Source information
Predicted 3D model of a 356-nucleotide part of an RNA (large-subunit ribosomal RNA, domain IV) from Desulfofundulus sp. JL263-se. Its mean pLDDT, the model's own confidence on a scale to 100, is 90. The RNAcentral record of the full RNA draws on ENA.
Context: one part of a larger RNA
RNA sequence: CCCUCGUCAAGGAACUCGGCAAAAUGACCCCGUAACUUCGGGAGAAGGGGUGCCCCGUUAGCGUGAAGCUCCGAGCGGGUGGAGCGCGAGGGGGUUGCAGAGGAGAGGCCCAAGCGACUGUUUACCAAAAACACAGGUCUCUGCUAAAUCGUGAAGAUGAAGUAUAGGGGCUGACGCCUGCCCGGUGCCGGAAGGUUAAGGGGAAGGCUUAGCCGAGAGGCGAAGGUCUGAACCGAAGCCCCGGUAAACGGCGGCCGUAACUAUAACGGUCCUAAGGUAGCGAAAUUCCUUGUCGGGUAAGUUCCGACCCGCACGAAAGGCGUAACGACUUGGGCGCUGUCUCGACGAGGGGCUCG
Numbered sequence: 001c002c003c004u005c006g007u008c009a010a011g012g013a014a015c016u017c018g019g020c021a022a023a024a025u026g027a028c029c030c031c032g033u034a035a036c037u038u039c040g041g042g043a044g045a046a047g048g049g050g051u052g053c054c055c056c057g058u059u060a061g062c063g064u065g066a067a068g069c070u071c072c073g074a075g076c077g078g079g080u081g082g083a084g085c086g087c088g089a090g091g092g093g094g095u096u097g098c099a100g101a102g103g104a105g106a107g108g109c110c111c112a113a114g115c116g117a118c119u120g121u122u123u124a125c126c127a128a129a130a131a132c133a134c135a136g137g138u139c140u141c142u143g144c145u146a147a148a149u150c151g152u153g154a155a156g157a158u159g160a161a162g163u164a165u166a167g168g169g170g171c172u173g174a175c176g177c178c179u180g181c182c183c184g185g186u187g188c189c190g191g192a193a194g195g196u197u198a199a200g201g202g203g204a205a206g207g208c209u210u211a212g213c214c215g216a217g218a219g220g221c222g223a224a225g226g227u228c229u230g231a232a233c234c235g236a237a238g239c240c241c242c243g244g245u246a247a248a249c250g251g252c253g254g255c256c257g258u259a260a261c262u263a264u265a266a267c268g269g270u271c272c273u274a275a276g277g278u279a280g281c282g283a284a285a286u287u288c289c290u291u292g293u294c295g296g297g298u299a300a301g302u303u304c305c306g307a308c309c310c311g312c313a314c315g316a317a318a319g320g321c322g323u324a325a326c327g328a329c330u331u332g333g334g335c336g337c338u339g340u341c342u343c344g345a346c347g348a349g350g351g352g353c354u355c356g
Stems, first nucleotide, its partner, number of pairs: 001351008010342002014340001019337001027051005036041001038174001052095005061087004068080004072075001096100001108335007115327002120132002136172007148158003175322004180252003185249002187245005194240003200234002205229005212221003253271005280314001281311001292308005
């Protein structure tokens, strides 16, 4: 010096990112317990008091239940009976130590806020959470050889020995109050008149080939057959088109003016849009400017709480706003308590170190 422990004057979080760690609390009995609340809870809330030993004491009371007596259906039976034994609060009196739950083991508590309702689940070996799940809500698919899934385009299997109060998928996530506007784009669903549209059908027309014919020749024409092309026309779904649908993917404006102080604008004008953000919330797990401004708490507060609203860039099932209970979650404050600290000291055990 290190590790693991023990103790400490005065102070008591001044430590630190942060009370991390430690200390403190701790059992049982009694008293007594707030806001809030889904009336269950919150509650062991909080906060207090008691606890040894001896006597009164065979305390009150409770448990067990022998002998004896008695009854009959004669039994390991019923009734009566109360001996003995055990348990034992509460009260009164006394006594004693520094200390009586005398040792070990054995909640610290409160206030406020955020997130998630809750119990659960998770990154085996750096993350346990506000992430996942969850009951509940809603949309959608599926009529049974179901949809969906596994599989070689299979057999077969799961779904399910189930049948729409069922099964699959998506989103949301207890509960309470609610969930606005936009269907122009994309998707999905419905429609079938018109436009477009493939293979295929169809075969107008054309090319090559040549028996033959014409021609003095050069050359020209050219049937059938073969062969190579091939127009019109007939051809579905799809797309275009017409509607519906947002708890489908998604989206939810700008400029200018105006009131008898000023300021502001209930009001007006104008442009654009499919429609221009309703309720509620708001410097927020979201606010750049920003340590916004005001209030609270502190002697002093970039954090925290309550407000304001100028929302860079909240907002309604990628749900909005609340919410009792719950949380090894996160944030701020307080009481208690302490070697966290002022600021260090001493002690114990084990290492290190020296010698062997």